[in-house]
RNA sequence: GCUGAAAUAGUUUAAAAGGUUAAAACAUACCACUCAUGACGGUAAAACAAAGGUUCAAUUCCUUUUUUCAGCU
Numbered sequence: 001g002c003u004g005a006a007a008u009a010g011u012u013u014a015a016a017a018g019g020u021u022a023a024a025a026c027a028u029a030c031c032a033c034u035c036a037u038g039a040c041g042g043u044a045a046a047a048c049a050a051a052g053g054u055u056c057a058a059u060u061c062c063u064u065u066u067u068u069c070a071g072c073u
Base pairs, nucleotide, nucleotide: 001072002071003070004069005068006067007066010026011025012024013023019056028044029043030042031041049065050064051063052062053061
């Protein structure tokens, strides 16, 4: 340099062939329990890499950029 794949809560993964409030586990905060801590239980906050395009409507489709991974040279 070329080709392909990927980017979603703090972390790890879903979702869907565009359409109501993006789901879960762990982690975090608070509550409850305990002599206390942990575990278990309850509640809460927290995310679609960036820009543009198509569309009534885009996290999803298209283009470009950025980053990561793999392969080729």